[in-house]
Context: one part of a larger RNA
RNA sequence: CUGGGCGUAAAGGGUGCGUAGGAGGUUAUGUUAGUCGAUGUUUAAAUCUUUGGGCCCAACCCAAAGCAUGGCAUCGAAACGGCACAACUUGAGGGCGCGAGAGGUAGAUGGAACUCAUGGUGGAGGGGUGAAAUCCGUUGAUAUCAUGGGGAACACCAAAGGCGAAGGCAAUCUACUGGCGCGCACCUGACUCUGAGGCACGAAAGCGUGGGGAUCAAAAAGGAUUAGAUACCCUUGUAGUCCACGCCCUAAACGAUGAUGACUAGCUAUUGGAAGUAUCGACCCUUUCAGUGGCGAAGCUAACGCGUUAAGUCAUCCGCCUGGGAAGUACGAGCGCAAGCUUAAAACUC
Numbered sequence: 001c002u003g004g005g006c007g008u009a010a011a012g013g014g015u016g017c018g019u020a021g022g023a024g025g026u027u028a029u030g031u032u033a034g035u036c037g038a039u040g041u042u043u044a045a046a047u048c049u050u051u052g053g054g055c056c057c058a059a060c061c062c063a064a065a066g067c068a069u070g071g072c073a074u075c076g077a078a079a080c081g082g083c084a085c086a087a088c089u090u091g092a093g094g095g096c097g098c099g100a101g102a103g104g105u106a107g108a109u110g111g112a113a114c115u116c117a118u119g120g121u122g123g124a125g126g127g128g129u130g131a132a133a134u135c136c137g138u139u140g141a142u143a144u145c146a147u148g149g150g151g152a153a154c155a156c157c158a159a160a161g162g163c164g165a166a167g168g169c170a171a172u173c174u175a176c177u178g179g180c181g182c183g184c185a186c187c188u189g190a191c192u193c194u195g196a197g198g199c200a201c202g203a204a205a206g207c208g209u210g211g212g213g214a215u216c217a218a219a220a221a222g223g224a225u226u227a228g229a230u231a232c233c234c235u236u237g238u239a240g241u242c243c244a245c246g247c248c249c250u251a252a253a254c255g256a257u258g259a260u261g262a263c264u265a266g267c268u269a270u271u272g273g274a275a276g277u278a279u280c281g282a283c284c285c286u287u288u289c290a291g292u293g294g295c296g297a298a299g300c301u302a303a304c305g306c307g308u309u310a311a312g313u314c315a316u317c318c319g320c321c322u323g324g325g326a327a328g329u330a331c332g333a334g335c336g337c338a339a340g341c342u343u344a345a346a347a348c349u350c
Base pairs, nucleotide, nucleotide: 003322004321005320006319007304008303012318014201015200016199017198021194022193023192025088026087027086029084030083031082032081034080035077036076037075038074039073040072041071042070048066049065050064051063052062053061054060091191092188093187094186095184096183097182098181099180103177104176105175106174107173108172109171110154114150115149116148117147118146119145120144121143125136126135162169163168206247207246208245209244210243211242216240220236221235222234223233258317259316260315261314262313263312266295267294268293269292270291271290272289273288274287275286276285299306300305323350324349325348332343333342334341335340
């Protein structure tokens, strides 16, 4: 010496389920192809180490002894690991009792706003902008009232709040349904963790078929602005935005922070639960479990900052990085209707 890393410098897979594999709690017994010890043998010579000797010394040379690592054989050890068997309950799961929630799917219903149609009132403007114009309006607009139709989204509550694996989820009610927390310690008895491939889910945009179409609005048209204006502003406006089914599979899919377990000062706020105390009861107060935030000991960090929700200290498993550009490209392959996605170089150049 036997790599170093991944919040922001290159680097955590978008997320989950899970196959192979890797890793694995406590106790007893047995066993031993891992492991450890001893002996023998082999590992050519040279080299190397030690001692002695020879060239005047040294390098160099000669002799003897010795050594690493690995293989094989025999004997032995049984702490650790493996295997077998038996048991345990703290990991994990189940049960019982409570509890919160925009978790998911389907259906029904509601009010505000918007827009359209018809009718009433009314009579010259309205709209829009920095200012205007295009535009709408005496075939009666804008405004206002009434009636009816339509589609989309759900103000207030609302929060530093909640739920979900992630994407994400918000009017109300009903039905079906997934997950989670707390308490009891009743049951099972390590059933666990991670997870290459694989499978499933996966915002928006986009695609296919059929509906729907109020608003908004890529493209497009016109009006302005300007030297020009293929823009920013204005008036229109089609795909799309919405629904059903089927694809696409990517995002600054972010906490730019993989999962699981253990350990290491606290203070404070808040959400859900439990116990104690108090009370007629509730609030308050104390303790505790699970989550979500703020600030901070130690420690870490290049700094910023992180800090029991770690980026601290450890362990297991997976993914990924290795100067910039060329390039997330070419080629090949797989997938896709397509758009394209995934995998993924090199020459050359600095």

A computed fold for a 350-nucleotide part of an RNA from a Candidatus Ryanbacteria bacterium, annotated as small-subunit ribosomal RNA, central domain.
It matches the Rfam family "Bacterial small subunit ribosomal RNA".
The coordinates come from a structure-prediction model, not an experiment, and the mean pLDDT is 88.
The organism belongs to Candidatus Ryaniibacteriota, within Bacteria.
The sequence was found in a public genome assembly.